[in-house]
RNA sequence: ACUUUCACAGGAAAUGGUGUCUUCCUGACCCAACCGCCCCGGAAGUUUCCGGGACUGAUGGCGCCUACAAAUAG
Numbered sequence: 001a002c003u004u005u006c007a008c009a010g011g012a013a014a015u016g017g018u019g020u021c022u023u024c025c026u027g028a029c030c031c032a033a034c035c036g037c038c039c040c041g042g043a044a045g046u047u048u049c050c051g052g053g054a055c056u057g058a059u060g061g062c063g064c065c066u067a068c069a070a071a072u073a074g
Stems, first nucleotide, its partner, number of pairs: 008027006016065006036055001038053006
């Protein structure tokens, strides 16, 4: 000096809040993780972007609260 791991700190996981767990990213700057799915068309070229139409879900997982919706009972 570089790399990896651990600890610590911060951030992220398609619509709110919170607890907990999991995963991922970052830690001088630049930079990252993340930004749902299906169908049609176009562009670039093999995987992205743009336009239009349609669908599911307040969770990444679980619990609770709030909002919306449906059903039943009083």
The RNA shown here (Fluoride riboswitch aptamer (crcB RNA motif)) has 74 nucleotides and comes from Paraflavisolibacter caeni. Taxonomically the source falls in Paraflavisolibacter (Bacteria, Pseudomonadati, Bacteroidota, Chitinophagales).